[in-house]
RNA sequence: AGAGUUUGAUCCUGGCUCAGAACGAACGCUGGUAGCGUGGAUUAGGCAUGCAAGUCGAACGGGAUCCGGCUGGUAGCAAUACUAGUUGGUGAGAGUGGCGGAUUGGGGAGGAACACGUGAGCAACCUGCCUUUGAGUGGGGGAAAACCGGUGGAAACGCCGGCUAAUACCGCAUGUGGCGCCUGGGGACAUCCCCGGAGCGCUAAAGGGGGCCGCAAGGCUCUCGCUCUUAGAGGGGCUCGCGCACCAUCAGCUUGUUGGCGGGGUAACGGCCCACCAAGGCUUACGGUUAGCUGGUCUGAGAGGAUGACCAGCCCCACUGGGACUGAGAUACUGCCCAGACUCCUACGGGAGGCUGCAGUCGAGGAUCAUUUGCAAUGGGCGAAAGCCUGACAAUGCGACGCUGCGUGGAGGAUGAAGGCCUUCGGGUUGUAAACUCCUGUCAUAAGGGAACAGGCGAGGGGUGCCAAUACCAUCCUUAGUUGAGUGUACUUUAAGAGGAAGCGACGGCUAACUCUGUGCCAGCAGCCGCGGUAAUACAGAGGUCGCAAGCGUUGUUCGGAUUUACUGGGCGUAAAGGGCGCGUAGGCGGUCCCAUGUGUCGGAUGUGAAAUCUCCGGGCUCAACCCGGAAAGUGCGUCCGAAACUGUGGGACUCGAGUCUGGGAGAGGGAAUCGGAAUAUAGGGUGUAGCGGUGAAAUGCGUUGAUAUCCUAUAGAACACCGGAGGCGAAGGCGGAUUCCUGGAACGGUACUGACGCUGAGGCGCGAAAGUCGGGGGAGCAAAACAGGAUUAGAUACCCUGGUAGUCCCGACCUUAAACGGUGCACACUCGAGGUGGAGCGGGUUGACGCGCCCGUCUCUUAGCUAACGCGAUAAGUGUGCCGCCUGGGGAGUACGGCCGCAAGGCUAAAACUCAAAGAAAUUGACGGGGGCCCGCACAAGCAGAGGAGCAUGUGGCUUAAUUCGAUGCAACGCGAAGAACCUUACCUGGAUUUGACAUACAGCUGCACGAUCUAUGAAAGUAGAUCUCCUUCGAGGGUGCUGUACAGGUGCUGCAUGGCUGUCGUCAGUUCGUGCCGUGAGGUGUUUGGUUAAGUCCCGCAACGAGCGCAACCCCUGUUUCUAGUAGCCAGCAGUAAGAUGGGAACUCUAGAGAGACUGCCCGGGACAACCGGGAGGAAGGCGGGGAUGACGUCAAAUCAUCAUGCCCCUUAUGACCUGGGCUACACACGUGCUACAAUGGCGUAAACAAAGGGACGCAAACCUGUAAAGGCAAGCAAAUCCGAUAAAGUACGUCUCAGUUCGGACUGUGGCCUGCAACCCGGCCACACGAAGCCGGAAUCGCUAGUAACGGCGUAUCAGCUACGACGCCGUGAAUGCGUUCCCGGGCCUUGCACUCACCGCCCGUCA
Repeated sequence: AGAGUUUGAUCCUGGCUCAGAACGAACGCUGGUAGCGUGGAUUAGGCAUGCAAGUCGAACGGGAUCCGGCUGGUAGCAAUACUAGUUGGUGAGAGUGGCGGAUUGGGGAGGAACACGUGAGCAACCUGCCUUUGAGUGGGGGAAAACCGGUGGAAACGCCGGCUAAUACCGCAUGUGGCGCCUGGGGACAUCCCCGGAGCGCUAAAGGGGGCCGCAAGGCUCUCGCUCUUAGAGGGGCUCGCGCACCAUCAGCUUGUUGGCGGGGUAACGGCCCACCAAGGCUUACGGUUAGCUGGUCUGAGAGGAUGACCAGCCCCACUGGGACUGAGAUACUGCCCAGACUCCUACGGGAGGCUGCAGUCGAGGAUCAUUUGCAAUGGGCGAAAGCCUGACAAUGCGACGCUGCGUGGAGGAUGAAGGCCUUCGGGUUGUAAACUCCUGUCAUAAGGGAACAGGCGAGGGGUGCCAAUACCAUCCUUAGUUGAGUGUACUUUAAGAGGAAGCGACGGCUAACUCUGUGCCAGCAGCCGCGGUAAUACAGAGGUCGCAAGCGUUGUUCGGAUUUACUGGGCGUAAAGGGCGCGUAGGCGGUCCCAUGUGUCGGAUGUGAAAUCUCCGGGCUCAACCCGGAAAGUGCGUCCGAAACUGUGGGACUCGAGUCUGGGAGAGGGAAUCGGAAUAUAGGGUGUAGCGGUGAAAUGCGUUGAUAUCCUAUAGAACACCGGAGGCGAAGGCGGAUUCCUGGAACGGUACUGACGCUGAGGCGCGAAAGUCGGGGGAGCAAAACAGGAUUAGAUACCCUGGUAGUCCCGACCUUAAACGGUGCACACUCGAGGUGGAGCGGGUUGACGCGCCCGUCUCUUAGCUAACGCGAUAAGUGUGCCGCCUGGGGAGUACGGCCGCAAGGCUAAAACUCAAAGAAAUUGACGGGGGCCCGCACAAGCAGAGGAGCAUGUGGCUUAAUUCGAUGCAACGCGAAGAACCUUACCUGGAUUUGACAUACAGCUGCACGAUCUAUGAAAGUAGAUCUCCUUCGAGGGUGCUGUACAGGUGCUGCAUGGCUGUCGUCAGUUCGUGCCGUGAGGUGUUUGGUUAAGUCCCGCAACGAGCGCAACCCCUGUUUCUAGUAGCCAGCAGUAAGAUGGGAACUCUAGAGAGACUGCCCGGGACAACCGGGAGGAAGGCGGGGAUGACGUCAAAUCAUCAUGCCCCUUAUGACCUGGGCUACACACGUGCUACAAUGGCGUAAACAAAGGGACGCAAACCUGUAAAGGCAAGCAAAUCCGAUAAAGUACGUCUCAGUUCGGACUGUGGCCUGCAACCCGGCCACACGAAGCCGGAAUCGCUAGUAACGGCGUAUCAGCUACGACGCCGUGAAUGCGUUCCCGGGCCUUGCACUCACCGCCCGUCA
């Protein structure tokens, strides 16, 4: 000090969350020791039991009990025991009396208050004990407890009678004094105070103990008391300034209330109380809620915020409420009285009690200890003292509740042991960790030694004071003795032995720390974001690692981070936030100069700010925590002195702020009255006829009773075209025909006057569009709510149409809200420029134009600056000042409740529960739009031929099945993988058989010599069982092979959403990027956009861009022309020649196949920007890319494929592997795709005779010949091919026939007979012949292909292949069109732009209702 989280990404706003510290804590896991602290926060709930306040015999009457002495009696020999009397001592319990029980201790219910804090005041007061001053203490009296007797009651507790003492009680005397009255002097805040005077009046007491003298009485003396009085200390009471919680959804409260006079009361002032008089007093009052306050404590950089445990000061309380008594002091925690609730006792009549003292108990609670020891210390009460009492206190115990210290060992130790975990199988890690070796001895354990806390008390001795006194007493010194709960504790010594002592949390990011296994949106985690749906570093376990450590985590709470309430230190155009506008009250703020004052302000001094705490210094416990001493601090308050700039106040002056006056102008500023024309509607009349009206199209509606249209006249109401303008006026709302009257404001010019008169403005008052309300008028039009009808539609309570009432208009009265917006409060000052426009002014001028600068208003662009950006930019959102209003995450909600206003509608003010991890602003990239612009494509259009209907073929879905193996599913699956399912293929099913295996490698062992071939049995086959034959060699046993065993093989099992590779698609569309630079806070932009052009991001020009990569094009192949070379198996013009290019020969032509040429907008004209390029032309085989092919950018679709192959993980292992038989993939109510054949005459059939290209052939193609109607068979030449073969091309042409029909069309289906392949054609092949002769007569909605050698039509070939389902696929050639106006529309695409709440990107997002 920050971080995570809104987005595809960005910047901002903004909330939520985290990391820190703390705690009287609690919970979970774990737990060695010592010290110091700390521990009922909840029920101020109830309490058993014990203790927590007594003491004094030196105030008093008395005296139980016990122990002696003396005298007598009894018993006894006596000691002795008992008993009576007397005397001395001891002194319990109770009582009278004194002091103390008002302190200490506990708690925080109440209380928002002079309760507390701080600082003052009392001239308005009290004060026991203590200190101090002075004086006194004389003399009397009468009772009542105890006690005795009697008596009531269960008890508690009484009652009656009698006796008695005092420091108990009551008079009297004395009066230094004190108090009251009178009076003199001095002082002072209004009261009064101080120092005096003489007189009058009132006013006190108590004795105890000791010593000496004395017979006694008494005297002297000491001491403790008592009374009055003075002063003090300490304590208390009262008063005041200031400070100290929340709510205004509490705005008014108050009758002893406020004051006065006179009394009462109090220690004392006072309505504290009372009578009378006056009518005042207060206002964050009154009311409500919450709370003990403070020093301090926690946190924070601080300012602040939160808090008030322990310790300390103050207040309040004592079962609840009330009351007084006693007393110096109480309205009294363990006193009294009354009432109440509760508990207990009871003989039912009546009584007793108060743990918020220390322990303890019950209850409630997440939760908080011992019914301990001791008065040894400190402190308190009483006492002369010894001493007694003291749950105050001192100690110990319990609790890791907190803080602090220490320990659980140290050093060495690599074969880096074993085990665990991981692994790419090589290893890595745990890890010097352990083992092992050498040491040490803290703490704990055992045994010994052993403090401090102790001061006092005190026989005896000595000094001093008092005194007549060497008594006594007081006091000081000394001293025998005596006093410790904790405690045999702290500390220390010795002994033994590493021996007894480590856990908890975390490991996806924030946040330090990673792997494996299990699980499979399950179980679970989670502080926020979020993990988990089969490869989870996020769940659970394990290994490892990180962090802290006798603790560690979790939960709760507080502050921090949060500048997220902003004083320090925030904002309001669009994120939350400017009041709708003005006038103005209080308040806040306020121009220039002078004088005074000293309110604020500043400086100095002084008092106070308790102690403890914090900080610093020093010291004591071994250190630390802890404790002790000192200093500093305590930002505050009071008093005194000083300063006078600023501020305030008082006084004086000024003119620039503000205002007044004056002049001529501008204006839809406001109000009232009057007038006007156009339009509309209605009414009357005329003309006139069938429609009008309305819409996308219609219909409702109006119209032959005459509409619409048109002319004339009349009436009515409302609104004012053109001018008219980013123009004007007004505070805003708002204001628009003309004229008149009344009236407000602003600007400009002039300069006379006033002299700060100003700015803002909480409350308040007024104005305030439209709609709406009430009363009264008015009512033409309305694209006018409601309502009615017609349409639209799935519906249409809408949009559209026809009507139509409130309303809209006027007067009066309400309402008071708007996107009342510039989404920008008002006022003032300052700050670079440019252009327009309205008003006044000035200059010249021909009185139009024009020019000029200044002021006021208004609009646009822009510099600096500001802003998150957009933008604002002298009319600021810039720079400053003053004042007001408002905001603090989204939703709930501008809602509920309350209050105020309103006739109502409603308005103003204005929450919470609950819920979310966001909501949002601006900008960016894309995608999208039934947005725009430009452009392309068989995209549409124009055409041609189809498919969709039929039959068949084929694929798919579905259904069926033991199985109908699997995959492909919009375009981009469906004659697709499959370029060949009868067995095989084959992955599926049934059944049979098999287990190191059908296939690979390695090892070990065992042997045999094979493997293999032939044969036999069995079987459906696979297989099983058996027989025969049969190796090489360097002799080590190697190679090969068999068997057994182990590793392993094998899997077309799963996951194409774990992958590689390959492929489809957008799309052969023209795009997609990069480097550097520049722009932007940034995402990103620029480049790649603009203007042209192109098939093209093709090229040109321009340009903050300049270049480049992948694409385009070209380079490659085929084809179209030609040259050269070459001339066989090809060719044949001329020569010879034949049935025949068969042969000789030729090398011209065709052709073959190598190498070249050719085309480049090169040339001309025109257009264009002198460009690119386009149009036309020439030449040319070919012309503007000549035609075709191959070639597929960045990417998209988690597109397809784990079944081509490869491959991670998972799964199977006598089976999900492998072998075999048979079956299935060929099933069949149905639906779809792709094809073939047709429906016929542009045709079918027959006969005759033409013209190809490409490709294939040895397990092959097969001629000729023969047989067969044919498929084919027989025999067999040639050919590894420009030579031979398949091989006749067909459509076409010519001729003939058929004559419009389910046919001489069409050929399905079926029957019979055959041929071929093959081990085998039943399921389930092809072909031939004959016979049979179905549907179908051109195909609904809808839909496909094609722009030229193309479509269409026709045939030919090849791969796969034993054969074939091929009508498929891939090629080849033949014949060979039609149409294209054009780009409005449909589909797809490209570029630019615009909007956006989409970004999984419109198949998006999202709203409401229901479940």
This is a predicted structure of a 1411-nucleotide RNA (small-subunit ribosomal RNA) from an uncultured bacterium. The RNAcentral record of the sequence draws on ENA and SILVA. Its Rfam family is "Bacterial small subunit ribosomal RNA". Its family is annotated with ribosome and structural constituent of ribosome in the Gene Ontology.